Predicted 3D model of an 87-nucleotide RNA (Bacterial small signal recognition particle RNA) from an Acidimicrobiia bacterium.
[in-house]
RNA sequence: GUCCUGUUGUGGCGGAGCAUCGUGAACCGGGUCAGGUCCGAAAGGAAGCAGCCCUAAGCGACCUGCUCCGGGUACGGCAGGGUCGCU
Numbered sequence: 001g002u003c004c005u006g007u008u009g010u011g012g013c014g015g016a017g018c019a020u021c022g023u024g025a026a027c028c029g030g031g032u033c034a035g036g037u038c039c040g041a042a043a044g045g046a047a048g049c050a051g052c053c054c055u056a057a058g059c060g061a062c063c064u065g066c067u068c069c070g071g072g073u074a075c076g077g078c079a080g081g082g083u084c085g086c087u
Base pairs, nucleotide, nucleotide: 001084002082003081004080005079006078007077008076009075010074011073013070014069015068016067017066018065020061021060022059023058029054030053031052032051037046038045039044
């Protein structure tokens, strides 16, 4: 010098999680509650469907950012062992 093993660093590949965005509840989440309903002599009040808004679980986008895991991944560092060759 070369081969193998272990370990380690950086990159890369694959996967997972988080973050971000979107979507997302007939009723068994919340808010506001048209219409209508109920109480009341009335003034008013109460509950509350649809709709709208916010969000949970979930689903997707991003393939970017962060973290973790994995290897018959690339190139190095360190240590150990062996064959052959050279000095």

The sequence was found by an Rfam model in a public genome assembly. Rfam family: Bacterial small signal recognition particle RNA. Rfam's curators write: The signal recognition particle (SRP) is a universally conserved ribonucleoprotein involved in the co-translational targeting of proteins to membranes.